[in-house]
RNA sequence: GGCCCUAUCGUCUAGCGGUUAGGACAUAUCCUUCUCAAGGAUAGAACCCGGGUUCGAUCCCCGGUAGGGUCA
Numbered sequence: 001g002g003c004c005c006u007a008u009c010g011u012c013u014a015g016c017g018g019u020u021a022g023g024a025c026a027u028a029u030c031c032u033u034c035u036c037a038a039g040g041a042u043a044g045a046a047c048c049c050g051g052g053u054u055c056g057a058u059c060c061c062c063g064g065u066a067g068g069g070u071c072a
Stems, first nucleotide, its partner, number of pairs: 001071007010025004018055001027043005048064005
């Protein structure tokens, strides 16, 4: 340098055009307990960036950035 894959809460991940963007772990508060842990309830928290297509984009297209793979 060519080609291919990936990018979503703090972390791991689901989401095949109309979802309240879901779940697990973690975090906070409360309950339980003499205390801690465990358990239960509730809450906050995310679509890599810029364009395009579309009535409508996390999803499709183009470019970029970052990571990974492969051919040298």
The RNA shown here (transfer RNA) has 72 nucleotides and comes from Candidatus Lloydbacteria bacterium RIFCSPHIGHO2_01_FULL_41_20. Its Rfam family is "tRNA". Rfam classes the family as a transfer RNA. Rfam links the family to the GO term triplet codon-amino acid adaptor activity.